[in-house]
Molecule: transfer RNA
Organism: Microcaldota archaeon
C1' cells in the first nucleotide's frame, strides 16, 4: 500500500439492482389471554440518527464524493 464485499429494531435479515404509498418481517422484550402454575398457543402494543459527514434531485435507506468500522482477497 492496492482491490472487491459489508455496516437498517436488542438479535438475524428483507428492501439497494430499477430514487417515489406510512421503513418491514422473523426471533427477542412488554402486556393482555390461555393454565392450579409455568411452557407453547392465540392478541396487542413498544422499540430506527437506515454507521457518519457532503453533494444530486421535487423526492435519497437506494445515486455520488470522502470518512469510520468489520470481513476476504493480493502485494
Nucleotide at each position: 500500500g492496492g482491490g472487491c464485499c459489508u455496516g437498517u429494531a436488542g438479535c438475524u435479515c428483507a428492501g439497494u439492482c430499477u430514487g417515489g404509498u406510512u421503513a418491514g418481517a422473523g426471533c427477542g422484550c412488554c402486556g393482555g389471554u390461555c393454565u392450579u402454575a409455568u411452557a407453547a398457543g392465540c392478541c396487542g402494543a413498544a422499540g430506527g440518527u437506515c454507521c457518519c459527514g457532503a453533494g444530486u434531485u421535487c423526492a435519497a435507506a437506494u445515486c455520488u464524493c470522502g470518512g469510520c468500522a468489520g470481513g476476504c482477497c493480493c502485494a